[in-house]
Record summary:
This is a predicted structure of a 138-nucleotide RNA (FMN riboswitch aptamer (RFN element)) from a Bacilli bacterium. The coordinates come from a structure-prediction model, not an experiment, and the mean pLDDT is 79.
Formats: sequence, structure tokens, C1' cells
RNA sequence: AAGAUCCUUCAGGGCAGGGUGCGAUAACGAUCUAUUCCCGACCGGUGGUGACGCGCUUGGCGAAGUCCACGAGCCGAUAUGGCAUGAACUGGUGAAAAUCCAGUACCGACGGUACAGUCCGGAUGAAAGAAGGAAUGC
Repeated sequence: AAGAUCCUUCAGGGCAGGGUGCGAUAACGAUCUAUUCCCGACCGGUGGUGACGCGCUUGGCGAAGUCCACGAGCCGAUAUGGCAUGAACUGGUGAAAAUCCAGUACCGACGGUACAGUCCGGAUGAAAGAAGGAAUGC
């Protein structure tokens, strides 16, 4: 110092407060009953891009849930495979904007349970990736 290999560690957040009551119990007065329905609330993995911000001698650091990709799911072992895989516009500024500013929206695997992005479960799992180290060569 280029490529490859090995090891270790790390690697996801979210229902506050109300309404109704399928259904259940009953002494038939009533009580309990959805974090899933309604009002409302809250959350946003990883890499890239980024006219913005910070720092600065230089180098740099941060910055998108809905832009481009990856991961997580199911089948399966030919596997470097197959299937599945969501959502943003308008205005402003400007040479240039789906990322900046303002406004208003939208999206979110599978199984369980009164219908779930938020509860329980697979999961003390897996993984995109991140950090560090070892070894080889000179």
C1' cells in the first nucleotide's frame, strides 16, 4: 500500500388523554370490555445524493420515512436464487430544488387478539452497515 481472508464489538423508535361498546358477567340497578374502530397523540434502520449549517491553515463534521438503492418478511438450499416489497405535492428563494424555508398531505411486512406502523410473538434471532484488530507483502 492494493486486493482478498479471519476475528471481536456495536447495530430501531413510537398510543399521552378521551369516546363508543362486539362480547362477557349479573342481585337485571349495572359493571367490565378495542393501545386494533372514532377523535386525538407519537415514531422514522443502513449506504448514496444534498445549492444548507458548523468548523477550518488545509483536511473535515452534520444534514431526505415518502429521490436512487440495500436490509428486515415468505419459500427454499441450484441460492451470488425466486416471490413479495409503502408513501409528496404546492408555493417561496435561486443560475439550478421531490433534500433548504413555509404550508398542507401521505406511508408503514407476517402471525395472534374486537380489525394493529406503536400491544404480544418469531426476536437473548437475523441483517444492511459501522468501528477496531489480526495476518500476508514491501